[in-house]
RNA sequence: AGGGUUUGAUCCUGGCUCAGGAUGAACGUUGGCGACGUGCCUUAUGCAUGCAAGUCGAACGAUCCGGUAGUUCGCAAGGGUUGCCGGAGAGUGGCGAACGGCUGAGUAACGCGUAAGUGACCUACCCCUAAGUGGGGAACAACCCUGAGAAAUCGGGGCUAAUACCGCAUAUGAUGGCCUGGGUAGAUCCUGGUCAUUAAAGCCGCAAGGCGCUUGGGGAGGGGCUUGCGUCCGAUUAGCUUGUUGGUGGGGUAAUGGCCUACCAAGGCGACGAUCGGUAGCUGGUCUGAGAGGAUGGCCAGCCAGACGGGGACUGAGAUACGGCCCUGACUCCUACGGGAGGCAGCAGCAAGGAAUCUUGCGCAAUGGGCGAAAGCCUGACGCAGCGACGUCGCGUGGGGGAAGAAGGCCUUCGGGUUGUAAAACCCCUUUUAUCGGGGAAGAAUGAUGACGGUACCCGAUGAAUAAGUCUCGGCUAACUACGUGCCAGCAGCCGCGGUAAUACGUAGGAGGCAAACGUUAUCCGGAUUUACUGGGCGUAAAGAGGGCGCGGGCGGUACUCUAAGUCGGGUGUGAAAGGUCCUGACUCAAUCAGGAUAUGUCAUCCGAUACUGGAGGACUAGAGGGCAGCAGAGGGAGGUGGAAUUCCCGGUGUAGCGGUGAUAUGCGUAGAUAUCGGGAGGAACACCAGUGGCGAAGGCGGCCUCCUGGGCUGUACCUGACGCUUAGGCCCGAAAGCGUGGGGAGCGAACCGGAUUAGAUACCCGGGUAGUCCACGCCCUAAACGGUGGAUACUAGGUAUGGGGGGUAUCGACCCUCUCCGUGCCGCAGUUAACGCUUUAAGUAUCCCGCCUGGGGACUACGAUCGCAAGAUUAAAACUCAAAGGAAUUGACGGGGGCCCGCACAAGCAGCGGAGCGUGUGGUUUAAUUCGAUGCUACGCGAAGAACCUCACCAGGGUUUGACAUGCUGGAAGUAGGAACCUGAAAGGGGGACGACCUGUCAAGCCAGGAGCCAGCACAGGUGCUGCAUGACUGUCGUCAGCUCGUGCCGUGAGGUGUCGGGUUAAGUCCCGUAACGAGCGCAACCCUCGUCCCAUGUUAUAUUCUCAUGUGAGACUGCCCCGUAAACGGGGAGGAAGGUGGGGAUGACGUCAAGUCAGCAUGGCCCUUAUGCCCUGGGCUACACACACGCUACAAUGGGCGGUACAAAGGGCUGCGAAGGAGCGAUCCGGAGCCAAUCCCAAAAAAACCGUCCUCAGUUCGGAUUGCAGGCUGAAACCCGCCUGCAUGAAGUCGGAGUUGCUAGUAACCGCAGGUCAGCAUACUGCGGUGAAUACGUUCCCGGGCCUUGUACACACCGCCCGUCACGUCAUGGAAGCCGGUAACGCUUGAAGUCGAUGGGCCAACCCUUCGGGGAGGCAGUCGCCGAGGGUGGGACUGGUAACUGGGACGAAGUCGUAACAAGGUA
Repeated sequence: AGGGUUUGAUCCUGGCUCAGGAUGAACGUUGGCGACGUGCCUUAUGCAUGCAAGUCGAACGAUCCGGUAGUUCGCAAGGGUUGCCGGAGAGUGGCGAACGGCUGAGUAACGCGUAAGUGACCUACCCCUAAGUGGGGAACAACCCUGAGAAAUCGGGGCUAAUACCGCAUAUGAUGGCCUGGGUAGAUCCUGGUCAUUAAAGCCGCAAGGCGCUUGGGGAGGGGCUUGCGUCCGAUUAGCUUGUUGGUGGGGUAAUGGCCUACCAAGGCGACGAUCGGUAGCUGGUCUGAGAGGAUGGCCAGCCAGACGGGGACUGAGAUACGGCCCUGACUCCUACGGGAGGCAGCAGCAAGGAAUCUUGCGCAAUGGGCGAAAGCCUGACGCAGCGACGUCGCGUGGGGGAAGAAGGCCUUCGGGUUGUAAAACCCCUUUUAUCGGGGAAGAAUGAUGACGGUACCCGAUGAAUAAGUCUCGGCUAACUACGUGCCAGCAGCCGCGGUAAUACGUAGGAGGCAAACGUUAUCCGGAUUUACUGGGCGUAAAGAGGGCGCGGGCGGUACUCUAAGUCGGGUGUGAAAGGUCCUGACUCAAUCAGGAUAUGUCAUCCGAUACUGGAGGACUAGAGGGCAGCAGAGGGAGGUGGAAUUCCCGGUGUAGCGGUGAUAUGCGUAGAUAUCGGGAGGAACACCAGUGGCGAAGGCGGCCUCCUGGGCUGUACCUGACGCUUAGGCCCGAAAGCGUGGGGAGCGAACCGGAUUAGAUACCCGGGUAGUCCACGCCCUAAACGGUGGAUACUAGGUAUGGGGGGUAUCGACCCUCUCCGUGCCGCAGUUAACGCUUUAAGUAUCCCGCCUGGGGACUACGAUCGCAAGAUUAAAACUCAAAGGAAUUGACGGGGGCCCGCACAAGCAGCGGAGCGUGUGGUUUAAUUCGAUGCUACGCGAAGAACCUCACCAGGGUUUGACAUGCUGGAAGUAGGAACCUGAAAGGGGGACGACCUGUCAAGCCAGGAGCCAGCACAGGUGCUGCAUGACUGUCGUCAGCUCGUGCCGUGAGGUGUCGGGUUAAGUCCCGUAACGAGCGCAACCCUCGUCCCAUGUUAUAUUCUCAUGUGAGACUGCCCCGUAAACGGGGAGGAAGGUGGGGAUGACGUCAAGUCAGCAUGGCCCUUAUGCCCUGGGCUACACACACGCUACAAUGGGCGGUACAAAGGGCUGCGAAGGAGCGAUCCGGAGCCAAUCCCAAAAAAACCGUCCUCAGUUCGGAUUGCAGGCUGAAACCCGCCUGCAUGAAGUCGGAGUUGCUAGUAACCGCAGGUCAGCAUACUGCGGUGAAUACGUUCCCGGGCCUUGUACACACCGCCCGUCACGUCAUGGAAGCCGGUAACGCUUGAAGUCGAUGGGCCAACCCUUCGGGGAGGCAGUCGCCGAGGGUGGGACUGGUAACUGGGACGAAGUCGUAACAAGGUA
């Protein structure tokens, strides 16, 4: 720091997504040790049990225990009593319990943070200081007696102490009233005087004294209250408020204050967001980030709030009190049913919830707290330990050597590679950790006292010993192979993998990453300049409001003076500690901890500076406005008025049609239309002028005249003196359509009715036609309201045209020329832009203000609100869903777009096909099998140049298993290998076994060895089995079309372009010219073969060889020559020539396209079969047959058929071949065998059509020959299925072929025969050969195909494309909805606990006063009443959630239905 993902590719816009860091985490797999941290994020849910706040006997009186000294009773034991010492201790009393600890429900608030104020306040204990502490009194607990009750607990009577309570005295003082002086902005402040009021407690000690107590003053620390500023989201919450805002009196408080109350006034808050709703404890900080920011507030620290929900006060210095009280509610427990008890959001622990969060541990040793004079007691604060890899940090699981590179695994091209020094053996070393043994702390100050802890640490011993996993390996992103699977199973963060060769699934091997962890999930920041302050945009990508006026707001010209708010500099205070950063230190290091230093911004205050901004003052004229003089105009409103045209009415002329369309029809017309003439009515719109022209803010404005009226421009420089710009909200205007009321209505014309078109046609076309269009008044308020471009100001090359002015010049004058101001257009430099483009009328360069945007869909929607008569408008979401949606440009492809051009493409012709019969192929059907492939053009007389067996791949049946065939290895057999006759069988095969070998070694021989061969076995063979979508190779097609590319340069951000385009020309990207291109390659052409002319050479085949013929080498044609056109290329004509403009034909097929065809021609990867999917054999099938198609043959006849006669070829083939002569047969054919390995012989004869003659005379025929019968021939082991030929007989359909469709442009079509390959036999097919031998082409509008240029595009699998909507089905979320069920906060009425306050207080009362001692007074209590009041009840509403018959649309979902709306002129732009 970026990367992936929209496209065929590109640039841009834009979203989604990844890599990083973090966490109070959880889950999966795994798990050795230690240190330090950390651990209910969910139900502020409910809690068993234990503990968490007591202490003081030096405040007090009892009581008890122990000791001790007296005394007394008693024989004693022992008891009573007095005193002393010590201890325990319920109660009275004091202090504490308001701290500490927990939690975050509530709270959007002076709650918190920060900075101030308190002249409006309080403060126990502590410190300093002043003064005092005298003298009395009356009770109540405990205790005793007694009563009630289950209990909790309570009542009555009696006794008693105090630092408990109550008077009295005193008053330094304090407080209050009055007076006086000082001081302040303001006094409740200070000084002095006077009057009134107001205190106290003792305890310890021999004492000194100490600790207390009382009244003041001060301090420290702590608090209360007030204020400035800061502190989340929603305007689909816009108005809120009656104690409300202020005042006066009173009350209340420590204290200000509507805090409370009575009265008075009517205020107060709010767009700088009140009120309402939602959410939330706030902060120091923490995480992230370059920063600015964003997110967050667990642990620790500060503040706040809470203690089962709600309310209330008491006590007290302090509470409205977590482990206090009262009441209410819910819940739990006890009960004798009458009543009672309780509150873990303290520490442990339990239950529940949840993905999830620990021990009912030890200790007060340390730190801190309470009480105490102290000892000390208490302390789940705290210190420690335990559990959890939850986090951070540290350590280890060994180190070195060791190659036969072991075995095993995996891969393999079978050679090997890899795991890999990795392992092990073996050698050397170490001992952190572990285990065992020994020693053993600091933490303690201060004499004692250590939970942790026999811990840390140290020493020794044993022994490599006790210790590695997890995720990933298609790209992003480091890491690759094999097998399995076969759109299945599965993966996936995004793009996407998987349909038989998956580096993406699963497994294995290997590799990569991290490591006691590793992955996943969740959440936050980052990347994201993707909310843009730093740091974005708005012509076409999302985005300028339809236009104007304008309050508030924001911004604002020139020069000067003052001020000092902003701004800048400095000082002071503050910014707690912790944290962060740096330095240093302590734990072996680190994490952690300690000490020191330090930073940013903020705030308050003081001093200073004055350029800029602000404020104040006066001044200026360049902005703005006004005056004066001119000018143009469809600017607006109102009233008049004119002609042309349409229609209608009346009348005339006139007759059969008119009208309309692509073509029709509906319609109108003999009741007289259309046409035409005259007259009249009525409404609407204003031809020409007219323009890219003018005016207006926009919408918009068009005959002419009059009236009223707005704005603009020019000139002048006379006046004012910044008066300006912009504008949220607001107000006004606002095309068309639409709405209301009333008019009007000619033409046009939604809806509607007809007619056409069509598969349909609720459309396009035609005939009618109502609203409407017009007017008046009132609404509506939208638009592609567009320049898709907000307004204002300034600046920044030009050129040209035009509208309206002015100046100069010129002229008699109008023009012309020139300068200038204001408008409207075009072109264009710089600049800018993603590109297209914009360019003084900016989309350039800047400033100010407003509006708007933040992925696509859902959604110009829902709900709510406002407006509207309605239609509807404005404002405007979410769930859900997608990995894109989009802009500009590029290359193609395509278009029922355009231009140019070509082709038997059409046209012009000739002959056909499509109808018949037959042949062949195919589909279909059938079958045991009808083997397989080829399937638009480019399959279908195709593979097949020839299926009776064979072929053969198919079917039935019979056999066979190292095999019909190849190679290797091991073993075996000796009359071996081979093998006749014969038996069996359909054959194959199975038996059988006469006879009977070969090669090498060795001189030779040999039942010597080996080989071949044979047998058995193992490797393997074999497969026309699958995949042509794994392939090679070959082929078809576009297409013999003229195209396809490259190098360098140039242009473009880039894809890419240029070249290859343009003008000509050509069969041609052929050539010429132009040209930011210049060249080049593959194609074209030429070179090759053949035919046509000639020369030469040669001459095998009876002889001859001039010719012919054959073979070979050459010549010839090049637009070379002439004329015309032309710049050239080239074209037209002509001459000569056998041939003339590529002379005819052939071979030759660019880059590529169709996953085109072929695994069955061959080869070949992978897969499959292996007593079978191999091999052999017999028979059958490929020849089936209701049909359909394709390609052919023969015909339908007289241009013919039959018969007879007479001519003329070329090119081929021939040895288990062609086969002559001669002979037989009607014939096929047979007998025969000459000749020929071929210019010699044969096929081969007669080429056929043709020509001549004759018969037939238009008919299903003397046409036609299918079909069938009989008889023969040939090939072949074999013609039944299933061949060909011959003779006789038979004699079908068919009389020229619908829609449609094929070939052909000259020696061509057509007609005619001949030959060859295949082949035993079989040709209407195929490949060649010659014979006879035409017609037509005006031309390129149309059909088809193609080439080039251009245009549009939403196509790129490329129009056989893309794509829209309804309907049907499934899933999901959501709106409406009669209702049903909740929640929240208010309000009205009612009821009203506790309690404060107030009133009353007839009942009750020790202290003080009076008293005649009876009592009274002062003061108080109970009780009662009142205000307020939690809660309850009730009522109508508000907001909000859930659910719901039914219903609305929406999204998504390989192959559903109907159409064809959009993208090309998308077929009606």
This is a predicted structure of a 1469-nucleotide RNA (small-subunit ribosomal RNA) from a metagenome. Its Rfam family is "Bacterial small subunit ribosomal RNA". Rfam links the family to the GO terms structural constituent of ribosome and ribosome. The coordinates come from a structure-prediction model, not an experiment, and the mean pLDDT is 84.